[in-house]
RNA sequence: UCCGAUAAUAGCAAACCCGUUGAAAAGCGGGGACGCAAAGCUAUGGGUCUAAAGCCGAAAGGCCAAGACUGCCAGGCCGCCGAAG
Numbered sequence: 001u002c003c004g005a006u007a008a009u010a011g012c013a014a015a016c017c018c019g020u021u022g023a024a025a026a027g028c029g030g031g032g033a034c035g036c037a038a039a040g041c042u043a044u045g046g047g048u049c050u051a052a053a054g055c056c057g058a059a060a061g062g063c064c065a066a067g068a069c070u071g072c073c074a075g076g077c078c079g080c081c082g083a084a085g
Stems, first nucleotide, its partner, number of pairs: 002085001003082002011036002016031006034071001040077003044074003047069004054063003
């Protein structure tokens, strides 16, 4: 360095519930733990979700500026511990 124990120490927190912000996806706070060795940070590439505004349409609806997700997969940055190999 790769790697990642039925190790130690610390950490995060899905679903769901309550409050709150938002048009929504979703965010934040509290409770709660399914999980996580990067479940730390980053929307850079792909992907997924929303679509109030805008465009199309008679309507249903479609498209989309924009937004959201890093606990979907990669990339980038940074990092605790140390058995076996």